[in-house]
RNA sequence: GCCCUCAUGGCCAAGUGGUAAGGCGCCUCACUAGUAAUGAGGAGAUCAUCAGUUCGAGUCUGGUUGAGGGCA
Numbered sequence: 001g002c003c004c005u006c007a008u009g010g011c012c013a014a015g016u017g018g019u020a021a022g023g024c025g026c027c028u029c030a031c032u033a034g035u036a037a038u039g040a041g042g043a044g045a046u047c048a049u050c051a052g053u054u055c056g057a058g059u060c061u062g063g064u065u066g067a068g069g070g071c072a
Base pairs, nucleotide, nucleotide: 001071002070003069004068005067006066007065010024011023012022018055026042027041028040029039030038048064049063050062051061052060
């Protein structure tokens, strides 16, 4: 320099055009003499960023940034 993959709550991670699932963690309540465990409920993500396509974009297209890998 060229090519490929990836970027989603504090962490991991699903999603494949129609208003973002789940696990861990966190908060509250129940249970307990108390803690842990268990059960119930809850908060938390302008989906890296800037544009474009579309009635509608986490999802499709292009640029940028960052991470990983391949070729020379």
A computed fold for a 72-nucleotide RNA from Sugiyamaella lignohabitans, annotated as transfer RNA. Taxonomically the source falls in Sugiyamaella (Eukaryota, Opisthokonta, Dikarya, Ascomycota). Model confidence (mean pLDDT): 83 of 100. Its Rfam family is "tRNA". About the family: Transfer RNA (tRNA) molecules are approximately 80 nucleotides in length. Rfam classes the family as a transfer RNA. The RNAcentral record of the sequence draws on ENA and Rfam.